[in-house]
Parts: sequence; C1' cells; structure tokens
RNA sequence: UCGAUCUGGAGAGCGACCGCGCGACUGAUGUUGCGGGGUCCACCGAAGGGGCACCGGACGCGCGAGCGAGCGCGGACCGUAAUCUCUCAGGUAAAAGGACAGAUGGG
Repeated sequence: UCGAUCUGGAGAGCGACCGCGCGACUGAUGUUGCGGGGUCCACCGAAGGGGCACCGGACGCGCGAGCGAGCGCGGACCGUAAUCUCUCAGGUAAAAGGACAGAUGGG
C1' cells in the first nucleotide's frame, strides 16, 4: 500500500400522484395486500465522482559585472488535500449499502 474475513459505524419523507402484474374480498362498481415501474416536490453526505488552498514547477521582470547557483516580485499556465465543498451518482422504516476505525491472516 492493495484487497479478504469478523466487529463497530452517521445523516436525511415508511412523501404525493399515476399506471402495470399477482392474490384476497364484493352481486357489481370497487376495496385491499404484496411486488415492480413512471412523474414531481422536499431533504442527506460517509460508496463512487467533480471543485479548490498552502506549496512546488514552468514563464516574465528585477538583483547578482558576464555565465551560473541563488534571492525577490508577478499573475494568465501545470501539478496539488480533506471528514471542506458540489450534490452528478447514491441514499432518506427495516434489510442491504456505508467513509472511517479495530482485530485476524494474505499479496
């Protein structure tokens, strides 16, 4: 540093509307349970992803007799961090997931 196993692990609407499939009830219209889909509004940040600082590089100017090491100044360029920020993705009952942390053993 990479992944494996175990453990812990937050936040935010079980939102509204409209079909579809299966089952139950009903004389029927319909009612209801489950599943999955579409549209819309509100919200969360800790899968993933995007953005940015210090600083460094390059460049320009000045100092340095000249060259060079170096120093100072500059802001268009490049690199550059997160638990910051954006909410694309993801998420907003449980389950699952989950940054990160601990333990075990492995590359």
This is a predicted structure of a 107-nucleotide RNA (Glycine riboswitch aptamer) from a soil metagenome. Rfam family: Glycine riboswitch aptamer. Rfam's curators write: This family represents the bacterial glycine riboswitch. The prediction has a mean pLDDT of 81.